[in-house]
Context: one part of a larger RNA
RNA sequence: CUGGGUGUAAAGGGUGCGUAGGCGGCAUGCCAAGUCAGAUGUGAAAUGCCGGGGCUUAACCCCGGAGCUGCAUUUGAAACUGGCAGGCUUGAGUUCAGGAGGGGCAGGCGGAAUUCCUAGUGUAGCGGUGAAAUGCGUAGAUAUUAGGAGGAACACCAGUGGCGAAGGCGGAUUGCUGGACGACAACUGACGGUGAGGCGCGAAAGCGUGGGGAGCAAACAGGAUUAGAUACCCUGGUAGUUCACGCUGUAAACGAUGAAUACUAGGUGUGCGGGGACUGACCCCCUGCGUGCCGCAGUUAACACAAUAAGUAUUCCACCUGGGGAGUACGAUCGCAAGGUUGAAACUC
Numbered sequence: 001c002u003g004g005g006u007g008u009a010a011a012g013g014g015u016g017c018g019u020a021g022g023c024g025g026c027a028u029g030c031c032a033a034g035u036c037a038g039a040u041g042u043g044a045a046a047u048g049c050c051g052g053g054g055c056u057u058a059a060c061c062c063c064g065g066a067g068c069u070g071c072a073u074u075u076g077a078a079a080c081u082g083g084c085a086g087g088c089u090u091g092a093g094u095u096c097a098g099g100a101g102g103g104g105c106a107g108g109c110g111g112a113a114u115u116c117c118u119a120g121u122g123u124a125g126c127g128g129u130g131a132a133a134u135g136c137g138u139a140g141a142u143a144u145u146a147g148g149a150g151g152a153a154c155a156c157c158a159g160u161g162g163c164g165a166a167g168g169c170g171g172a173u174u175g176c177u178g179g180a181c182g183a184c185a186a187c188u189g190a191c192g193g194u195g196a197g198g199c200g201c202g203a204a205a206g207c208g209u210g211g212g213g214a215g216c217a218a219a220c221a222g223g224a225u226u227a228g229a230u231a232c233c234c235u236g237g238u239a240g241u242u243c244a245c246g247c248u249g250u251a252a253a254c255g256a257u258g259a260a261u262a263c264u265a266g267g268u269g270u271g272c273g274g275g276g277a278c279u280g281a282c283c284c285c286c287u288g289c290g291u292g293c294c295g296c297a298g299u300u301a302a303c304a305c306a307a308u309a310a311g312u313a314u315u316c317c318a319c320c321u322g323g324g325g326a327g328u329a330c331g332a333u334c335g336c337a338a339g340g341u342u343g344a345a346a347c348u349c
Stems, first nucleotide, its partner, number of pairs: 003321004007303002012317001014201004021194001023192001025088002028085004033081002035077008049065006091191001092188004098181001103177005109171001110154001115149007125136002162169002206247006215241002220236004258316006266294011298305002322349003331342004
């Protein structure tokens, strides 16, 4: 470079926005860069190929032919790609009746529970386990009643239910705000899809500064268990978990399945809209967008996937190319650090 691939064998970037680039709807006219056809010039000879000939043959040598797939100039063609011009409405977008939603940010608010404090009642145990012990308790614990403080999380509703690009989002309420869906129409007129770099977002843990600290709990201490027990179990317990601002940029960041468009039997649940029929909120029928299950064709090594494709096609990006060495070394770059990103080779099987 080419080919074949990427759910589970190696392989989809964690996820968006978007630059360059490559790709792009319907119909008309013109141009002729790509494209196609003709002509002319050139494409040295030798070599190679085909047909002959000469050395006894062959190698070797000689003759003839085709070819030299290319380049330049020129004359045409106009279907396709491209360019230009003016159109179209189906792709895309805007406006608009509307309803759904744990989408995001901020503010104050609420109840249950745990812990602690104060006071009352009350007395010898409580707690914990497989069994115990450490621990707490006559300085009055546990239990129970009343009051108070403080932090964190929001039972039931709750659902292969909803929303979000992903990470993720769940008490109720107010304000601000993003997106999707959607009836009847109107408007713009290809404005699109993808996206190397780039720029944002990005669980948990971790880091910096300053608050906060109820419960839980790495580290740590003690008690058990055990041959030992740097564990599993128990009693404690600090970072952390929480808030503000900043950093880190990784995960089995998973549907282990990149994005977009079109097409290809059905059946059955469910969420949110719309329409029809009906006396009717229902039931029923049609339809759109989601979310599940089953299943035909087809695909697949099998498992399975099957209109939410892993089917049939097209476009663009990312990635793979035996195991180990190794996501290591070195270099570069980012970071306060921890470390991240990029990423080999020797050697070995």
Annotation
The prediction has a mean pLDDT of 89. A computed fold for a 349-nucleotide part of an RNA from an uncultured bacterium, annotated as small-subunit ribosomal RNA, central domain. The RNAcentral record of the full RNA draws on ENA and SILVA.